[in-house]
RNA sequence: UCCAAUCUCGGGGAUGGAGUCCCCCGUGAACCGCCCCUAAGGGGCUGAUGACUCCUGCCGCGAU
Numbered sequence: 001u002c003c004a005a006u007c008u009c010g011g012g013g014a015u016g017g018a019g020u021c022c023c024c025c026g027u028g029a030a031c032c033g034c035c036c037c038u039a040a041g042g043g044g045c046u047g048a049u050g051a052c053u054c055c056u057g058c059c060g061c062g063a064u
Stems, first nucleotide, its partner, number of pairs: 009026005016055006033045005
């Protein structure tokens, strides 16, 4: 100096918050959804989770 592993710390996992677990990244990083057409651009669709639980918001149905 380079590479790899472990530990610690920080960050991230398509729309909010919290807990637990999992995964990824170390700042030119992880991450920034899908489908159709297109030179550019335009049109359509699902989900508040990475997963589970709870809260908030949203949508649908029913009751008072």